[in-house]
Context: one part of a larger RNA
RNA sequence: UCUGAUUGAGGGAAUUCGGCAAAUUAGCCCCGAAGCUUCGGUAGAAGGGGUCCCUAUAUUUGUAGGCUUAUGUUUGCAAAUACAGGGCGCAGUGACUAGGACGGUCCGACUGUUUAACAAAAACGUAGCUUUCUGCUAACCUGCAAAGGCUUGUACAGAAGGCGACGUCUGCCCAGUGCCCAUAUCUAAAACUUCGGUUCAACGGAGCUAAGGAUGGGUAAACGGCGGGGGUAACUAUAACUCUCUUAAGGUAGCAAAAUGCCUUGCCGUUUGAAUGACGGCCUGCAUGAAUGGCGUAACGAGAUCGUCACUGUCCCCAGUCAGAAGCCC
Numbered sequence: 001u002c003u004g005a006u007u008g009a010g011g012g013a014a015u016u017c018g019g020c021a022a023a024u025u026a027g028c029c030c031c032g033a034a035g036c037u038u039c040g041g042u043a044g045a046a047g048g049g050g051u052c053c054c055u056a057u058a059u060u061u062g063u064a065g066g067c068u069u070a071u072g073u074u075u076g077c078a079a080a081u082a083c084a085g086g087g088c089g090c091a092g093u094g095a096c097u098a099g100g101a102c103g104g105u106c107c108g109a110c111u112g113u114u115u116a117a118c119a120a121a122a123a124c125g126u127a128g129c130u131u132u133c134u135g136c137u138a139a140c141c142u143g144c145a146a147a148g149g150c151u152u153g154u155a156c157a158g159a160a161g162g163c164g165a166c167g168u169c170u171g172c173c174c175a176g177u178g179c180c181c182a183u184a185u186c187u188a189a190a191a192c193u194u195c196g197g198u199u200c201a202a203c204g205g206a207g208c209u210a211a212g213g214a215u216g217g218g219u220a221a222a223c224g225g226c227g228g229g230g231g232u233a234a235c236u237a238u239a240a241c242u243c244u245c246u247u248a249a250g251g252u253a254g255c256a257a258a259a260u261g262c263c264u265u266g267c268c269g270u271u272u273g274a275a276u277g278a279c280g281g282c283c284u285g286c287a288u289g290a291a292u293g294g295c296g297u298a299a300c301g302a303g304a305u306c307g308u309c310a311c312u313g314u315c316c317c318c319a320g321u322c323a324g325a326a327g328c329c330c
Base pairs, nucleotide, nucleotide: 001325002324003323004322005321006320007319008318010316011315014314019311027051028050029049030048031047035042036041038165052087053086054085055084057082058081059080060079061078062077063076064075065074066073067072088092100309101308102307103306104305105304106303107301108300112124113123128163129162130161131160132159133158134157140149141148142147166296167295168294169293171226172225173224176223177222178219179218180217181216182215185214186213187212192207193206194205195204196203227245228244229243230242231241254288255285266282267281268280269279270278271277
């Protein structure tokens, strides 16, 4: 010096990307317990007191005996509980064991699952909601087939997809792409018919026609999409109003510098001595937005982030001790 442990005056996060690490707390009994809430919870909330030994008393119970038998009463011993007096130590869950607490915001409802050996999460799943297909020799899947699975099931069933508890909602667009239905008419191959090819044939022309396409409808919890310019109110500013171009339709309700905002450390407020932080607002949304779900949300989380209290060698600023390693000598 390193590794592992242990102790520390005064200060107490000044350290650091960040309280990382460590410390604090801790069992049991009693009191007490906010706000929120889906009324179940949150909750061991928070916060406070007690805890060992001896003894007296009371209650309950057990046990042995006596008196009585209605069942009690009484004597002794023991245990538990309650209360009090006394005793010892710095300290009584004396070692071991054994929650630090609270508040704001984001995400995901929750318990659960996952990258064996760099990721445990906001990812996956989930109950629930919803769409499509399927009437049973079903649809779907495996197989060239026979056959098999689903299923010895039958639409309250099976298969495929999306969203993801709950609450509240889920706007407009079918022009494109897809899917479904219809289709008088048009298009449309070979085979077939017919004609040509001096005969046979190749070949060529014409006709007929399936699916498909054209065409006409429907469908967005299908894939997806959801504008620009100019003017206008008796201060100014702004524009309920209006003109125009244009689209399939021009983003509704919500929410918003957001896990989404470039400019940006936006602006205002709160928090701090000081804040590119956090939270609450605003809206000028580079490029929010409604089951590719929008917005809320109690409970839950080894999730992300901010703050407060407690606590501490993280730090000011290092020091001592214990065990080991290396170093040094042979």

This is a predicted structure of a 330-nucleotide part of an RNA (large-subunit ribosomal RNA, domain IV) from Candidatus Woesearchaeota archaeon CG11_big_fil_rev_8_21_14_0_20_43_8. It matches the Rfam family "Archaeal large subunit ribosomal RNA". Rfam links the family to the GO terms structural constituent of ribosome and ribosome. The family has 91 seed sequences and 2,955 matches in Rfam 15.1. Its mean pLDDT, the model's own confidence on a scale to 100, is 85. The source organism's lineage runs through Archaea, Nanobdellati and Candidatus Woesearchaeota.